[in-house]
RNA sequence: UCCAGUAAAAGCUCAACUCAUCGUGAGGUGGGGGCGGAAAACUGCGGGUCUCAUUUUACAGAGAUAGCCGGGUCGCCUGG
Numbered sequence: 001u002c003c004a005g006u007a008a009a010a011g012c013u014c015a016a017c018u019c020a021u022c023g024u025g026a027g028g029u030g031g032g033g034g035c036g037g038a039a040a041a042c043u044g045c046g047g048g049u050c051u052c053a054u055u056u057u058a059c060a061g062a063g064a065u066a067g068c069c070g071g072g073u074c075g076c077c078u079g080g
Base pairs, nucleotide, nucleotide: 002080003079004078005077012037013036017032018031019030020029021028022027035067041073042072043071045070046069047068048065049064050063051062052061
């Protein structure tokens, strides 16, 4: 560096739900909680889904979701 894996060990993260809070909303943040995860770490690049706005039509717009899929970047341990 590449491949494989989570048996061991050390860890990491945190679904649903709930309390508070922000947001028109999808949803976000913090506490509790722990379904799960071997990249469920980060990243809105491509797609999907969702929200808002608009609607006469069309160019189409803005946002959310990384635990929907793919890509990119960084990375623990063990074995080869």